A computed fold for a 536-nucleotide part of an RNA from a metagenome, annotated as small-subunit ribosomal RNA, 5' domain. The full RNA is in RNAcentral, with records from SILVA.
[in-house]
Context: one part of a larger RNA
RNA sequence: GAUUGAAUGCUGACGGCGUGGAUGAGGCAUGCAAGUCGAACGAAGUGUUGACUUCGGUGAACACUUAGUGGCGAAAGGGUUAGUAAUACAUGGGUAACGUGCCUUUAACUCCGGGAUAACGGUUGGAAACGACCGCUAAUACCGGAUGUGGUGAAUUAGGGCAUCCUAUAUUCAUUAAAGGGGGGCCGCAAGGCCUUUUGGUUAGAGAGAGGCCCAUGGGAUAUCAGCUUGUUGGUGUGGUAAGAGCGCACCAAGGCUGAGACGUCUAGGCGAGUUGAGAGAUUGACCGCCAACACUGGGACUGAGACACUGCCCAGACUCCUACGGGAGGCUGCAGUCGAGAAUCAUUCGCAAUGGGCGCAAGCCUGACGAUGCGACGCCGUGUGAACGAAGAAGGCUCUAGGGUUGUAAAGUUCUUUCGCUUGGGAGCAAGAGAGGAAGGUUAAUACCCUUCUGAUUUGAGAGUACCAGGUAAAGAAGCACCGGCUAACUCCGUGCCAGCAGCUGCGGUAAUACGGAGGGUGCAAGCAUUAAUC
Numbered sequence: 001g002a003u004u005g006a007a008u009g010c011u012g013a014c015g016g017c018g019u020g021g022a023u024g025a026g027g028c029a030u031g032c033a034a035g036u037c038g039a040a041c042g043a044a045g046u047g048u049u050g051a052c053u054u055c056g057g058u059g060a061a062c063a064c065u066u067a068g069u070g071g072c073g074a075a076a077g078g079g080u081u082a083g084u085a086a087u088a089c090a091u092g093g094g095u096a097a098c099g100u101g102c103c104u105u106u107a108a109c110u111c112c113g114g115g116a117u118a119a120c121g122g123u124u125g126g127a128a129a130c131g132a133c134c135g136c137u138a139a140u141a142c143c144g145g146a147u148g149u150g151g152u153g154a155a156u157u158a159g160g161g162c163a164u165c166c167u168a169u170a171u172u173c174a175u176u177a178a179a180g181g182g183g184g185g186c187c188g189c190a191a192g193g194c195c196u197u198u199u200g201g202u203u204a205g206a207g208a209g210a211g212g213c214c215c216a217u218g219g220g221a222u223a224u225c226a227g228c229u230u231g232u233u234g235g236u237g238u239g240g241u242a243a244g245a246g247c248g249c250a251c252c253a254a255g256g257c258u259g260a261g262a263c264g265u266c267u268a269g270g271c272g273a274g275u276u277g278a279g280a281g282a283u284u285g286a287c288c289g290c291c292a293a294c295a296c297u298g299g300g301a302c303u304g305a306g307a308c309a310c311u312g313c314c315c316a317g318a319c320u321c322c323u324a325c326g327g328g329a330g331g332c333u334g335c336a337g338u339c340g341a342g343a344a345u346c347a348u349u350c351g352c353a354a355u356g357g358g359c360g361c362a363a364g365c366c367u368g369a370c371g372a373u374g375c376g377a378c379g380c381c382g383u384g385u386g387a388a389c390g391a392a393g394a395a396g397g398c399u400c401u402a403g404g405g406u407u408g409u410a411a412a413g414u415u416c417u418u419u420c421g422c423u424u425g426g427g428a429g430c431a432a433g434a435g436a437g438g439a440a441g442g443u444u445a446a447u448a449c450c451c452u453u454c455u456g457a458u459u460u461g462a463g464a465g466u467a468c469c470a471g472g473u474a475a476a477g478a479a480g481c482a483c484c485g486g487c488u489a490a491c492u493c494c495g496u497g498c499c500a501g502c503a504g505c506u507g508c509g510g511u512a513a514u515a516c517g518g519a520g521g522g523u524g525c526a527a528g529c530a531u532u533a534a535u536c
Stems, first nucleotide, its partner, number of pairs: 001536004006532005013383006019376002026339003030336003035072003040069002043066007051058002079294003089218007098211001100209001103207008111145004120135006150176007157168004180199008220266003227257003232254008269291004273284004296317005319330004347373001349372003355369001356367004386416004396407004420477001421473006430463001433459002437455006480525005485506003491520005501508002
């Protein structure tokens, strides 16, 4: 000199863009942060409109709401950096050792049956949390059979390769699947059947995306850690996994690592990158992005395409809460907020209007992701606090050799201007979409339905009447902080008298202190200035 997620002191006008729990991965009151689908299913309730009626009611259609069965999602998004020195990360490879929901694409199929169960009703236990028994019912829930385009396994043949193997064709044998829903039309009294369209389902192949596993290289400290290791190192067999492997197990052998630092201990999430520097380098890992790990502490599996799962389950532990003392409930390292500790870090705000995500055919619903607003000079940037003229160089202050000098064109005064602020009025853009109705084309038996294109009444903004523009107002409302012996830009007076004090280094202060304290003056930076801490 530059820099900071800074803190402290004094001071403080406005705006834009950023940024803000670095310490106790300490404890948490309260609210919210993951739902959605009636176009999978059976009910209950409410409303509307018909029908029948013995006027008690019965039954139907449509719409809405609710819990339940079922599906998808909940493994994403969001937080934190405790652990981890390599099971992580970065870069480059391998997988002839692997699996993959949703999405795209290709091929084939989607047949016949069955038994339950929640909801619900009844009885009943418990303070509660939550149950128990009996009975009824549905499905794209569950189960059995059929078929086999295909897949898998075995046998034969050919080709290829890198050892295990891979590929192709053909034959034989064995094994292996599914689910329906919505719209329209025709027939029928109805039940239902047929045609069509659309969306699902099953099997198999390819792709995309995203993963699992393996190898090499690289990036901390310490020898005041020199030896370490028994599933340890290898083999055979077997189990296990989506998959190779001591991954597990049985047996056999005695190996394996190490001074190019094993083993131990300490420290630490890694990287893209940030800071600084001419560079080499040094240092850091906040915000933003990628990866990893964690979710009260420790352990475990279940479900699932995917977890050994932050707001799932089970067990143990610590802590907190409820209790009728028998027993139960909980997990903010999500967003706000609270207590504590700390030098120190914000609102218990608004909205799904935009972007993105989940579900849904869609309308839409949910979304503390996100978009906004608020607070903090925490940082960077911009703007302002007026401009021009104005010498009797006014008064006052300070100083003096008493003449003067200086403050100082500074003020007053005159003439202007009005950024920002305040006030009055106008007023974008963030909006893309959604969509009644209409037209054309496709599909089709069909001028239904459905799909595509065009047109299109109407309609969607949290911020917020915001940005911006115009009028009005009056110089009106807006300057401080540190320093002045040398380094280092800036000097005199008074007070004090080795005292009080200053101080980054050198050093000042013991009666004329430009070094202490005050004043006048000056210098530097400026909505900041200075100090402290830290890095180069």